[in-house]
RNA sequence: GCAGGCCAAACGAUCGCUCGCGUCUUCAGCUGUUUGCUGGCGAUGCGGGAGGAAAGUCCGAGCUCCGGAGGGCAAGGUGCUCCGUAACGCGGAGUCGUGGCAACGCGAAGGAAAGUGCCACAGAAAAGAUACCGCCUUGUGAAGAACUCACAGGGUAAGGGUGAAAAGGUGCGGUAAGAGCGCACCAGUUCCUCGGGUGACUGGGGAAGCUUGGUAAACCCCACCUGGAGCAAGACCAAAUAGGGAAGCGCUUGAGGGUGGCCCGCCCAAGCUUCCGGGUUGGUCGCAAGAGGUAUUGGGCAACUGAUACCCAGAGAUGAAUGAUCGUUGUUCCGUAAAGGGCGACCGAUACGGAAAACAGAACUCGGCUUAUGGCCUGC
RNA sequence: GGGCCGUUAGCUCAAUUGGCAGAGCAAGGGACUCUUAAUCCCUAGGUUGGAGGUUCGAUUCCUCCACGGCUCACCA
Repeated sequence: GCAGGCCAAACGAUCGCUCGCGUCUUCAGCUGUUUGCUGGCGAUGCGGGAGGAAAGUCCGAGCUCCGGAGGGCAAGGUGCUCCGUAACGCGGAGUCGUGGCAACGCGAAGGAAAGUGCCACAGAAAAGAUACCGCCUUGUGAAGAACUCACAGGGUAAGGGUGAAAAGGUGCGGUAAGAGCGCACCAGUUCCUCGGGUGACUGGGGAAGCUUGGUAAACCCCACCUGGAGCAAGACCAAAUAGGGAAGCGCUUGAGGGUGGCCCGCCCAAGCUUCCGGGUUGGUCGCAAGAGGUAUUGGGCAACUGAUACCCAGAGAUGAAUGAUCGUUGUUCCGUAAAGGGCGACCGAUACGGAAAACAGAACUCGGCUUAUGGCCUGC
Repeated sequence: GGGCCGUUAGCUCAAUUGGCAGAGCAAGGGACUCUUAAUCCCUAGGUUGGAGGUUCGAUUCCUCCACGGCUCACCA
């Protein structure tokens, strides 16, 4: 330096918080009475009491309600392959690409040869395009045969220059000069074929001068997935109050509502909107046994999974508990002394003194991801 | 608790096929005036909340953080 795993200091004392179970005192209610039962206040005993991320709320589910989830469109998401999983945008194993000397890491990694758009400035030209300089050439003119110059035209992408990016690269031939224009080699693409692999892909052989710029975290195309909302979901109980007035609109050719993005279909349905007036924000459940955990063993490279045994009241609050102080020990660091080691710089058992100990806290529950963070161990 | 928005100069806000970051007020200087105000002219001031990525190029597109806001008037 790289990879992986583990812990979240321990014990004791005192004081406190919250939940469950029990005992006692007292009060209220029920029963004809004693007894008993239920509930409240108080005291007391025993037991339980945060995390690896409880966080961010970024994904996926369970659960609940909504028309019970139908069809179409739209919108959104995912994007190499195979496997795992309840499911996933997660994980494992691989492929390809890429970074690193290496251990190893990283990758939103389908399609630009379907179509459209964009590529500022600069530059001749930003995609089957283009001629600024240069090279070659034709005509005319300059006393004009040649050289040279000027004007008008043509050919040319080899060279210069511009840019993030310039139309495969090198060489030979070829040509007026040039150019895959032709050829050889190299790189790539497409197609054919033989082998390996479940597959992504890969190895060999052959054909075609085919050379097709970038951008899809631009629209889009392709494949697959998604109904919406969320425990303040939702259910029940109790108390209290209301279902009243005014105006407007509408009543079967269907207004409006049913939490849907829209349409169809479906259901409710005579009311709906605005203003005035009025009411609630109490309790119980949901809510702690679950895709649970631990151990052994079988399968699998692994993620994961089968079987067997054992464990589980042991967080469940709601202005929201899970804490504070002290002592001892341990860990790390610093300072002093120092056995000892080393040629030396220096390292340093041990003793004493001092200091430090992070990130952070459940709020229906799980599986992941991401972010924050102290220390220890192992391997390379 | 859940859900949804926002962050650009000192303040309030703009910025669209991604291509030079701007306006008003405020601030500083100057002119006018006896002086101030008003008015006119000029100037400075930016890590576009932070980090990373896509791209030639990011205020803009994507990801992760930070901070702030919205409670019978986002949800009982």

Predicted 3D model of RNase P RNA and transfer RNA as a complex of 456 nucleotides. Its mean pLDDT, the model's own confidence on a scale to 100, is 75. Rfam match: Bacterial RNase P class A. It is annotated as a ribozyme. Gene Ontology terms of the family: dimeric ribonuclease P complex, tRNA processing and ribonuclease P activity.